[in-house]
Context: one part of a larger RNA
RNA sequence: CUGGGCGUAAAGGGCGCGCAGGCGGCCGAGUCAGUGGAGUGUGAAAUGCUCUGGCUUAACCAGAGAACUGCACUCCAUACUGCUUGGCUUGGGUACAGCAGAGGAUGGGGGAAUUCCCGGUGUAGCGGUGGAAUGCAUUGAUAUCGGGAGGAACACCAGUGGCGAAGGCGCCCAUCUGGGCUGAUACCGACGCUCAGGCGCGAAAGCUAGGGGAGCAAACAGGAUUAGAUACCCUGGUAGUCCUAGCCGUAAACGGUGUGCACUAGGUGUAGGAGGCAUCGACCCUUCCUGUGCCGCAGCUAACGCAUUAAGUGCACCGCCUGGGGAGUACGACCGCAAGGUUGAAACUC
Numbered sequence: 001c002u003g004g005g006c007g008u009a010a011a012g013g014g015c016g017c018g019c020a021g022g023c024g025g026c027c028g029a030g031u032c033a034g035u036g037g038a039g040u041g042u043g044a045a046a047u048g049c050u051c052u053g054g055c056u057u058a059a060c061c062a063g064a065g066a067a068c069u070g071c072a073c074u075c076c077a078u079a080c081u082g083c084u085u086g087g088c089u090u091g092g093g094u095a096c097a098g099c100a101g102a103g104g105a106u107g108g109g110g111g112a113a114u115u116c117c118c119g120g121u122g123u124a125g126c127g128g129u130g131g132a133a134u135g136c137a138u139u140g141a142u143a144u145c146g147g148g149a150g151g152a153a154c155a156c157c158a159g160u161g162g163c164g165a166a167g168g169c170g171c172c173c174a175u176c177u178g179g180g181c182u183g184a185u186a187c188c189g190a191c192g193c194u195c196a197g198g199c200g201c202g203a204a205a206g207c208u209a210g211g212g213g214a215g216c217a218a219a220c221a222g223g224a225u226u227a228g229a230u231a232c233c234c235u236g237g238u239a240g241u242c243c244u245a246g247c248c249g250u251a252a253a254c255g256g257u258g259u260g261c262a263c264u265a266g267g268u269g270u271a272g273g274a275g276g277c278a279u280c281g282a283c284c285c286u287u288c289c290u291g292u293g294c295c296g297c298a299g300c301u302a303a304c305g306c307a308u309u310a311a312g313u314g315c316a317c318c319g320c321c322u323g324g325g326g327a328g329u330a331c332g333a334c335c336g337c338a339a340g341g342u343u344g345a346a347a348c349u350c
Base pairs, nucleotide, nucleotide: 003322004321005320006319007304008303012318014201015200016199017198021194022193023192025088026087027086028085029084030083031082033081034080035077036076037075038074039073040072041071042070049065050064051063052062053061054060091191092188093187094186095185096183097182098181099180103177104176105175106174107173108172109171110154115149116148117147118146119145120144121143125136126135162169163168206247207246208245209244210243211242215241216240220236221235222234223233258317259316260315261314262313263312266295267294268293269292270291271290272289273288274287275286276285299306300305323350324349325348332343333342334341335340
């Protein structure tokens, strides 16, 4: 290079934006670069191949031929690709009218509960477990009532419900702001798809600085359990969990399924929107689009299963795999404050 693959066997990049690159809708004109054909030149000889011949044969040798699949030039063809040019509206986009939503950011507000503090009532226990003990309590706990402080999280609604590219997002209100869907027209006129490198986003934990700290809780201490118990259970408890600014850049970052487009039986639920029918009507019935589930045919699959939300049938582009261990290690490089991350072998061994 070629081949076969990537839901679960090795293999989809965590996600997006996007330069280069690759690929690219319909109709016409031009050109003839790619493409196809013909001709000419060249493509050394030897070797190899085919045929014939010479050594008794063969090896070996000689002669002839084909071939040398290539390159250059000339001429011809013009369907397709490219290039130039004119047009089109289906792809894509813009405008308009509506709609749904835990999409994002900032500020403000609210109630329940836990804890702590103050005061009242009240008295001997409370708490905890399989059972206990550590712990708390007559300096008055637990329980209960009133008041206060503070932090974090938002019960019910809540739904294989919604939104977001992914990570993720759930009390209420306001401001700023991204995306999506539906409908009917108008406009632009291929402006598109994908994307190595690059840039940005990216749970939790962790890191730096400053705040905050109710509950929970690595580490740690004690009590139990046990042969032991550096655990599981219990009583405590610090980082952390929270906020602001910055870093880290990982994950079973999972649908273990890259993105886009087209095509290929249906049935049923649900969310958003539009239409028809209907009538008192927002009901019912019915059609279409978008999303999200379940079941299922063809087809696919090693099977499990997937099945218009494909793992079916095709096209375009990217990423990745190539036996197990060694090893996501070593070395080097780049990044990081560090922790470490990214890239990523070999010997050896089965």

Record summary
The part of an RNA shown here (small-subunit ribosomal RNA, central domain) has 350 nucleotides and comes from a metagenome. Its Rfam family is "Bacterial small subunit ribosomal RNA". Rfam links the family to the GO terms structural constituent of ribosome and ribosome. The prediction has a mean pLDDT of 89.